Source information: Bacterial RNase P class A from Roseateles asaccharophilus, 340 nucleotides, folded computationally. It matches the Rfam family "Bacterial RNase P class A". By type it is a ribozyme. The prediction has a mean pLDDT of 76.
RNA sequence: GAAGCAAGCCAGACCGCCGCUGGGGCAGGCGUGGAAACACGGCCCUGGAGGAAGGUCCGGACUGCAUAGAGCGGCGUAGCAGCUAACGGCUGCCCGGCGAAAGCCGAGGAUCAGAGCAACAGAGACGAGUCAAGUCGGGCUUCGGCCUGACUUGGGUGAAACGGGCAAUCUCUACGCGCAGCAACACCAAGUAGGCCAGCGUUGAUGCGGCUCGCAGAGCUGGCGGGUAGGUGGCACCGAGCCGGGCAGUGAUGUCCGGCCCAGAGGAAUGGCGGUCACGCCGUCCGACCCGUAAGGGAAGGGUGGUGCACAGAAUCCGGCCUAUCGGCUUGCUUCACUC
Repeated sequence: GAAGCAAGCCAGACCGCCGCUGGGGCAGGCGUGGAAACACGGCCCUGGAGGAAGGUCCGGACUGCAUAGAGCGGCGUAGCAGCUAACGGCUGCCCGGCGAAAGCCGAGGAUCAGAGCAACAGAGACGAGUCAAGUCGGGCUUCGGCCUGACUUGGGUGAAACGGGCAAUCUCUACGCGCAGCAACACCAAGUAGGCCAGCGUUGAUGCGGCUCGCAGAGCUGGCGGGUAGGUGGCACCGAGCCGGGCAGUGAUGUCCGGCCCAGAGGAAUGGCGGUCACGCCGUCCGACCCGUAAGGGAAGGGUGGUGCACAGAAUCCGGCCUAUCGGCUUGCUUCACUC
């Protein structure tokens, strides 16, 4: 220097003006909307998208239904050991595959129970037996042979021929999983309802989202008629939290110390304009220097004009996986070439 592998990072910066939205403080205790609950309104300070916020594919927190219980069914996972709140995630090692290597990938239990499956070719594909030769028999004979049974050897087809394969087919084994989800759920509020009729129901309706048990226990179902879908909390976080460092561990990770508080709506804020600078691409001008006798060609860099800056946008929260992503940077490693 070239080709490649692994890990990590950035996702334009700053200033000005105009807006949107959350929180805190102060003032006021008033105004507006509303039946009410409640919401909004002033001034100042301050916070305001991501590495994937995405797909909603796994796992958990949280909430309700028994403090979530038993059996069957169902679903999921699968080398060994570990990490973790948990996982189908992650780490280490083994085995197998790919690569020259760095390294990458793997649905990697069981065919000692039962079932199922295997294109084409082939007589035959999981149940049975083909052709040829030989040996020993049997039967017939016009003595040339023919038919047939058992055994042995060899051939042909094919990935595979009474000996196996596939569990990424059912199945078996081990382990795990109760169900639903923030439109959960709780509370407030004139009108969320209450009412009338029929049927069933403490001899147990109905609920616990497959069935049975078990548990709870007074309503449930249908029709008529009438109306409402408003507000607050959950929920914006002292947290499986973020940053830095030490220690233990090969590592995932754990623990200790110090510092920090870091978006939050409810049709859904996080934006727009202008300027300066940086970066990529294209055009144009200059151009050290290089090649060439020359004509001419190439070229680091600089000026200037235009243009571009990806994928994509939180919605109860968190840990993962997967997918999308212009351009660029850092570190380590492998192989090859050259120079010393």